[in-house]
Molecule: transfer RNA
Organism: Deltaproteobacteria bacterium
RNA sequence: AGGCCAGUAGCGCAAUUGGUAGCGCAGCGGUCUCCAAAACCGCGGGUUGGGGGUUCGAGUCCCUCCUGGCCUG
Repeated sequence: AGGCCAGUAGCGCAAUUGGUAGCGCAGCGGUCUCCAAAACCGCGGGUUGGGGGUUCGAGUCCCUCCUGGCCUG
């Protein structure tokens, strides 16, 4: 320098043909307990890496940049 993959909640990951962003763990509250843990019930938490474009509508499509990984030289 070129090519490929990935970036979504604190962490690990989903999201179908573009149509209201979800699950688990963690956190918080409650039930239970003498207390705690475990179990069970509930709640909160997001500029979907940044910017721009297409579209009625973008995590998803297009352009560019950034970060990480792999390959070629």